RNA sequence: AGCAAGAUAAACUAAAGGAAAGUUGUCAGACUCAUGAUCUGAAUAAGUAGGUUCAAAUCCUACUCUUGCAA
Repeated sequence: AGCAAGAUAAACUAAAGGAAAGUUGUCAGACUCAUGAUCUGAAUAAGUAGGUUCAAAUCCUACUCUUGCAA
């Protein structure tokens, strides 16, 4: 060089064309003498570039990176 799988928030995982959910974490508030726990709220995401479509995290192509197989 070849084949396969994958890339979603600070971390981990969903959603399988109608448009981003959950857990942990972070921040603020409530509670407490205080911390923790608990409750409420908020902020933070689609690897890059094209294409198909009224509409793409989702389908197609190329590239980048990661893992595995074979050699």
The RNA shown here (transfer RNA) has 71 nucleotides and comes from Rhopilema esculentum. Taxonomically the source falls in Rhopilema (Eukaryota, Eumetazoa, Cnidaria, Scyphozoa). The gene name in the source record is trnM-cau. It matches the Rfam family "tRNA". Rfam classes the family as a transfer RNA. Rfam describes the family as follows. Transfer RNA (tRNA) molecules are approximately 80 nucleotides in length.